Transfer RNA from Desulfamplus sp., 76 nucleotides, folded computationally.
The prediction has a mean pLDDT of 82.
Its Rfam family is "tRNA". Rfam classes the family as a transfer RNA. Rfam links the family to the GO term triplet codon-amino acid adaptor activity.
The organism belongs to Desulfamplus, within Bacteria.

RNA sequence: GCGCCCGUAGCCCAGUGGAUAAGGCAUCAGCCUCCGAAGCUGAAAAUCGCUGGUUCGAUUCCAGUCGGGCGUACCA
Numbered sequence: 001g002c003g004c005c006c007g008u009a010g011c012c013c014a015g016u017g018g019a020u021a022a023g024g025c026a027u028c029a030g031c032c033u034c035c036g037a038a039g040c041u042g043a044a045a046a047u048c049g050c051u052g053g054u055u056c057g058a059u060u061c062c063a064g065u066c067g068g069g070c071g072u073a074c075c076a
Base pairs, nucleotide, nucleotide: 001072002071003070004069005068006067007066010025011024012023018056027043028042029041030040031039049065050064051063052062053061
């Protein structure tokens, strides 16, 4: 340089065109307890990397770009 994969909440991840983006851990509150842990209940937390395009409608499709990973080519 070229090709492929990944990017969604503090962390790990689901969602391959349809309304309000699902779940786990963590966090906070309550219950429980002498107190805590565990357990139970509830709550908050997402510009879906960024920009643009297609579409009535995009996390999803297309183009560009940024970051990460893997493979491969060249190197007097």